[in-house]
Context: one part of a larger RNA
RNA sequence: CCCAGCGAGUUUAUGGAUGUUGCAGUCUAAGCGGUUCUGCCGCGAAGGCAUAGGGAAACCAAGUGUUAAUAGCGCGAUCAAAUGCAUCAUUCAUAAGACCCGAAGCCAGGCGAGCUUACCAUGACCAGGGUGAAGGCCGACGAAAGUCGGCCGGAGGCCCGAACCCGUGAGCCGUUCAACACUCUGGGAUGAGUUGUGGUAAGAAGUGAAAAGCUAACCGAGCCUGGUAAUAGCUGGUUCUCCCCGAAAUAGCUUUAGGGCUAGCCUUUAUCAAACAUCUUGGAGGUAGAGCUCUGGAAAGAAUGUCCUUGGCGAAAGCCAGGUAUUCUUACCAAACUUCGAAUGCCAGGAUGAAAAAGAUAAAGAGUCAGAACACGGGGGCUAAGCUCCGUGCUCGAGAGGGAAACAGCCCAGACCUUCAUCUAAGGUCCCUAAAUUCAGCUAAGUGCAAAUCAAGGAAGUGAAGUUCCACAGAUAGCUAGGAGGUUCGCUCAGAAGCAGCUAUCCUUUAAAAAGUGCGUAAUAGCUUACUAGCUAAGGAAUUUUGCGCCGAAAAUUUAUCGGGGCUAAGCUGAAUACCGAAGAUAAGGACCCCGUCCGUAAGGACGGGAUGGUAGGGGAGCGUCCUCAUUGCGACAAAGCCGAAGCGCAAGCUUUGGUGGAGCGAUGAGGAGUGAGAAUGCUGGG
Numbered sequence: 001c002c003c004a005g006c007g008a009g010u011u012u013a014u015g016g017a018u019g020u021u022g023c024a025g026u027c028u029a030a031g032c033g034g035u036u037c038u039g040c041c042g043c044g045a046a047g048g049c050a051u052a053g054g055g056a057a058a059c060c061a062a063g064u065g066u067u068a069a070u071a072g073c074g075c076g077a078u079c080a081a082a083u084g085c086a087u088c089a090u091u092c093a094u095a096a097g098a099c100c101c102g103a104a105g106c107c108a109g110g111c112g113a114g115c116u117u118a119c120c121a122u123g124a125c126c127a128g129g130g131u132g133a134a135g136g137c138c139g140a141c142g143a144a145a146g147u148c149g150g151c152c153g154g155a156g157g158c159c160c161g162a163a164c165c166c167g168u169g170a171g172c173c174g175u176u177c178a179a180c181a182c183u184c185u186g187g188g189a190u191g192a193g194u195u196g197u198g199g200u201a202a203g204a205a206g207u208g209a210a211a212a213g214c215u216a217a218c219c220g221a222g223c224c225u226g227g228u229a230a231u232a233g234c235u236g237g238u239u240c241u242c243c244c245c246g247a248a249a250u251a252g253c254u255u256u257a258g259g260g261c262u263a264g265c266c267u268u269u270a271u272c273a274a275a276c277a278u279c280u281u282g283g284a285g286g287u288a289g290a291g292c293u294c295u296g297g298a299a300a301g302a303a304u305g306u307c308c309u310u311g312g313c314g315a316a317a318g319c320c321a322g323g324u325a326u327u328c329u330u331a332c333c334a335a336a337c338u339u340c341g342a343a344u345g346c347c348a349g350g351a352u353g354a355a356a357a358a359g360a361u362a363a364a365g366a367g368u369c370a371g372a373a374c375a376c377g378g379g380g381g382c383u384a385a386g387c388u389c390c391g392u393g394c395u396c397g398a399g400a401g402g403g404a405a406a407c408a409g410c411c412c413a414g415a416c417c418u419u420c421a422u423c424u425a426a427g428g429u430c431c432c433u434a435a436a437u438u439c440a441g442c443u444a445a446g447u448g449c450a451a452a453u454c455a456a457g458g459a460a461g462u463g464a465a466g467u468u469c470c471a472c473a474g475a476u477a478g479c480u481a482g483g484a485g486g487u488u489c490g491c492u493c494a495g496a497a498g499c500a501g502c503u504a505u506c507c508u509u510u511a512a513a514a515a516g517u518g519c520g521u522a523a524u525a526g527c528u529u530a531c532u533a534g535c536u537a538a539g540g541a542a543u544u545u546u547g548c549g550c551c552g553a554a555a556a557u558u559u560a561u562c563g564g565g566g567c568u569a570a571g572c573u574g575a576a577u578a579c580c581g582a583a584g585a586u587a588a589g590g591a592c593c594c595c596g597u598c599c600g601u602a603a604g605g606a607c608g609g610g611a612u613g614g615u616a617g618g619g620g621a622g623c624g625u626c627c628u629c630a631u632u633g634c635g636a637c638a639a640a641g642c643c644g645a646a647g648c649g650c651a652a653g654c655u656u657u658g659g660u661g662g663a664g665c666g667a668u669g670a671g672g673a674g675u676g677a678g679a680a681u682g683c684u685g686g687g
Base pairs, nucleotide, nucleotide: 001687002686003685004684005683006682011096012095013094014093015092016091017090018089019088021086022085023084024083025049026048027047031043032042033041034040035039053060054059063075064074065073066072099237100236102234106227107226108225109224110223111222117201118200119199120198121197122196123195124194125193126191128160129159130158131156135152136151137150138149139148140147141146164188165187166186169184170183171182203219205215206214207213240622241621242620243619244618245617250263251262252261253260254259264368265367266365267364268363269362270361271360272359276353277352278351279350280349281348282347283346289340290338291337295334296333297332299330300329301328302327303326304325305324307323308322310321311320312319313318371396372395374393375392376391377390378389379388380387401412402411403410416590417589418588419587421586422585423584427580428579429578430565431564432563436577437576438575439574440573441572442571448567449566457551458550461548462547463546464545465544466543467542468541469540470539478535479534480533481532482531484508485507486506490502491501514529518527519526591612593610594609595608596607597606598605599604623676625673626672627671628670629669630668631667632666633665634664641660642659643658644657645656646655647654648653
């Protein structure tokens, strides 16, 4: 991992609701008697509920309480089998293990010191080598104390190092030789040493040269059993079918925030009579916008003032400049400004409309309280975020299908079933890949062929539309020629001659020619331009707006953001006509549900119209398993079971039949459950 078997809403009590049946008051409980004996039958109204309510109560009573009240109001009465009681069934609540499995834990009673910690008793063990304390003896010296030398001696938590004990560093091992070992290396090795045997101390307790270490391979409280099915607002799992409806991820409160309660939203039943859309009539309002009247902000100018310890000049007067306040003019800003002020939306009345859709109330059953993206209006943030918080809408959630290459939330569109039929939506029509042609422009960048990828800035890219100039009295470009003189103007300067710099920028000859546009020289020189004439010949120059393009343009595995091939259209813009394209619509047939009409006592049937995506969840109808009772059947001429086949039923399933098998098994009606397996790191067995 697979297969088989087992595996989870049960039972009791009380109460609510719905239904069934019975009775009209109802039911018995304990107990007793009987019996075919643990299941029934009978007796048994003690008692419960009901028969009258109201009040806290006294109490009163079809009324009563409140109250000063006879008023008003609250709760009742009337009528009636619509009500009550009881049995049974379904469902919910409460109490219990309460759908099942799952803690870490808490408490009690026992079992453990054959591991380990400490201690007690009694034993055992420590090769060899080194060092050489105290003390002693002898000698010398000394009055002595004593000193020195030699020899003996053999101390020490002494030294080196085996056994023994330990475990420092590394390697190795790490489904191991081993649930801590092995190899090398290392520490102690006469001591606070090591060790055998026996004993003592234990669970809030022991022991501890103290690490919360150790107390039998996991100890911040051992193990076993019990309380015990502890508790788990948490995680996981929860078993057959079809049909109808179908949510929520919000508000308030919560030691509350991943839990709950009430409301909201869903379902079922009953009752009532409303809801929705459009148009119209009448309303309330202060948003968008706009504006500056108010409240504030903020700019320029002017005027004015019993204003200013402002600056400059002045001896002062005063003048110039400034500040401040008010007024005026011009031009602005505001969520907490408004002289104004929409569109939508909201409220009420009326009309119309569609159709089985929608509303209200009551009762019963829920689930939901982590929401998400997108569009628009906003707050927070950086007018950041696949960010966060509100509002309105929509989709997903709980929604399949087509498109967007792939892609919950985007676009189209809401899947009852069947069909090798038709028409369309979004989106597409060169090939992959279903379907296309025509017309007119634009783009030359592979721009583009993506819904979304790009800025400031830059450029005789190219198309379109304007505006202003010049031009056959010849423009613009080109070619030929001129481009001069006073003068090297003056100043400055080493030099400054058109051309380093400063000032001025005149006059003359001219068709025209600057006291000079640029290059150049040390300074000159030289080249060139403006300007002019001629030749040629028909357009030329500047500028504004706009379409499509260009540069700006750099990222990490490999082109890698046209889906690919590829495309100069198969790109972009505009126009036209076709076609493709979905579970949409239509066509044909069928199923099921609801409404209406008709037939029918009813069950039901016919016709017409409509509906049938679905998680949590509610409701309805069924299939199957085991057992019991009643009725009725099958079976050695072959039951159940198993392996095939055919048929029937929307399905769960059922029937028949062939084979196998070899002794039991059904159907109908009613009743009762240990009643349905794919998931629980499920349990047991097998592979």